[in-house]
Parts: sequence; C1' cells; structure tokens
RNA sequence: GGGGCCGUAGCUCAGUGGUAGAGCGAUGGACCUUAAAUCCGGAGGCGGUCGGUUCGACUCCGACCGGCCCCA
Repeated sequence: GGGGCCGUAGCUCAGUGGUAGAGCGAUGGACCUUAAAUCCGGAGGCGGUCGGUUCGACUCCGACCGGCCCCA
C1' cells in the first nucleotide's frame, strides 16, 4: 500500500428495512439464623462518527475512526 471481517446494554452475543432482545453481571424483594443456591421484579443501550437512499434504517450505500486477519 491492497483486500476481507467486525464495531448493538458493564461483559459475551442475537436481531439483517417497520418504533432493540437473550444469557451472565449489577440491583430490589421472597426463602434462609446468615450466606450461597433457587424463585420473583424492575432498571440499564438510539445502536463507532458523519452523510446519503427510503414514507420509514441497527439493518442498504459512501467516507472516516477503531479492532482482528490475509496479501504485498
């Protein structure tokens, strides 16, 4: 320098055009002598940044930023 993949809740990931979910974690409660385990509840992200397409975009397109891999 060229190419590919990825960037969603604290962590690991799903969702691939119609108003964002799971597991774990954290947190409140039940149970228990206490704790763990178990059960119940609610909270938490505007989706790397900017722009474009569209009635509507996390989802499509472009640029840029960051990470990983391959080639030179």

Overview:
The RNA shown here (transfer RNA) has 72 nucleotides and comes from a soil metagenome. Its mean pLDDT, the model's own confidence on a scale to 100, is 81. It matches the Rfam family "tRNA".